RNA sequence: AGCUCAUCGAGAGGGACUGAGGGAUACGGCCCGUUGAAGUCCCGGCAACCGCCACCGAGCCUCCGACCCGUCGGAUCCGGUGGAAGUGGUGCCAAAUCCGUCCCGAGCCGAGAGUCGGCCCGGGGAAGAUGAGAA
Numbered sequence: 001a002g003c004u005c006a007u008c009g010a011g012a013g014g015g016a017c018u019g020a021g022g023g024a025u026a027c028g029g030c031c032c033g034u035u036g037a038a039g040u041c042c043c044g045g046c047a048a049c050c051g052c053c054a055c056c057g058a059g060c061c062u063c064c065g066a067c068c069c070g071u072c073g074g075a076u077c078c079g080g081u082g083g084a085a086g087u088g089g090u091g092c093c094a095a096a097u098c099c100g101u102c103c104c105g106a107g108c109c110g111a112g113a114g115u116c117g118g119c120c121c122g123g124g125g126a127a128g129a130u131g132a133g134a135a
Base pairs, nucleotide, nucleotide: 003133004132005131006130007129008128013043014042015041016040017039021032022031023030026101027100028099029098044093045092046091049089050088052083053082054081055080056079057078062075063074064073065072066071067070097127102124103123104122105121107119108118109117110116111115
């Protein structure tokens, strides 16, 4: 890099260095930016994916214990619900993943003839981001 699953309208910024771009990519739109962009570092914060804790369920591969000797209890493992946020592993800290692009549907407007264009809303997809997992 690729694969699988989950989430993505919430939340959370100051300083130092530096100096012109940035919002993933292409195009369009709309924004942010010399009152300092991107980047690096320091400090701070947000959140709750993993982990942690409690409870419930399933299960008997492994381990331990008990005895009524094949059953029970516990640990491990698996699933679910809830909790804490501190010194665990990540992540994140303008705007919905800033919005649209592809598909389906509702509405409105204009041409006009059984279609086209525009606006707007809802659903899905694609792409992307982050986490977890497997090979």
SAM riboswitch aptamer (S box leader) from a Nocardioidaceae bacterium, 135 nucleotides, folded computationally. The sequence was found by an Rfam model in a public genome assembly. It matches the Rfam family "SAM riboswitch aptamer (S box leader)". Its family is annotated with regulation of gene expression in the Gene Ontology. The source organism's lineage runs through Bacteria, Actinomycetota, Actinomycetes, Propionibacteriales and Nocardioidaceae.